[in-house]
RNA sequence: UGGGGCGUCGCCAAGUGGCAAGGCAGCGGGUUUUGAUCCCGCCAUUCGGAGGUUCGAAUCCUCCCGCCCCAG
Numbered sequence: 001u002g003g004g005g006c007g008u009c010g011c012c013a014a015g016u017g018g019c020a021a022g023g024c025a026g027c028g029g030g031u032u033u034u035g036a037u038c039c040c041g042c043c044a045u046u047c048g049g050a051g052g053u054u055c056g057a058a059u060c061c062u063c064c065c066g067c068c069c070c071a072g
Base pairs, nucleotide, nucleotide: 001071002070003069004068005067006066007065010024011023012022018055026042027041028040029039030038048064049063050062051061052060
């Protein structure tokens, strides 16, 4: 420098046009003498950033940033 992949909650991770599952952790409560286990509830007006397309974008397009792989 060129090509490809990835970036989603504190961590892991699903969702691939109709408005963000789940697990762990955390918080509140129940149970318990206390703790653990178990049970119930809460927990991303927002998906790396900025534009664009669309009635509608995490999802498609462009540029930028970061990480990984390949080639030179």